[in-house]
Context: one part of a larger RNA
Molecule: small-subunit ribosomal RNA, 3' minor domain
Organism: uncultured bacterium
RNA sequence: CACCGCCCGUCACGCCAUGGGAGUUGGGAGUACCCAAAGUCGGUGAGCUAACCAGCAAUGGAGGCAGCCGCCUAAGGUAAGAUCAAUGACUGGGGUGAAGUCGUAACAAGGUAGCAGUAUCGGAAGGUGCGGCUGGAUCACCUCCUU
Numbered sequence: 001c002a003c004c005g006c007c008c009g010u011c012a013c014g015c016c017a018u019g020g021g022a023g024u025u026g027g028g029a030g031u032a033c034c035c036a037a038a039g040u041c042g043g044u045g046a047g048c049u050a051a052c053c054a055g056c057a058a059u060g061g062a063g064g065c066a067g068c069c070g071c072c073u074a075a076g077g078u079a080a081g082a083u084c085a086a087u088g089a090c091u092g093g094g095g096u097g098a099a100g101u102c103g104u105a106a107c108a109a110g111g112u113a114g115c116a117g118u119a120u121c122g123g124a125a126g127g128u129g130c131g132g133c134u135g136g137a138u139c140a141c142c143u144c145c146u147u
Base pairs, nucleotide, nucleotide: 003110005107008103009102011100013097014096015095016094018092019091020090023087024086025085026084027083031079032078033077034076039072041070042069043068044067047065048064049063052061053060054059113134114133115132117130118129119128120127121126
């Protein structure tokens, strides 16, 4: 402050965060496939080869090298997705604000008792139907307790 009380919802305005949203942009990671440098390893090695071996020598052998082939593979490319972030016409409610609009649902029997469920209807609070609860007032009656 105390019924000239309290209080509910729509609507309008401002601010804040947020859900949906045709999509758009970007990030990191992965999958499948294509291509594949350098390098290790494996194979080959008719070309090359001072050291080791044989040989008087020529030369041969062993070993090695180049070259070639293969496996692995960085980078690169292609494809379809997943994921994260930003953004997006439009859209949904939420929070908040001195004050505003419409009504008056709740609190007293709040002027139709209220409440929760469900269905349906309505600018909004809400109304109505159904079965349910008393955390309902009043009046009457019954039982019990106290004086």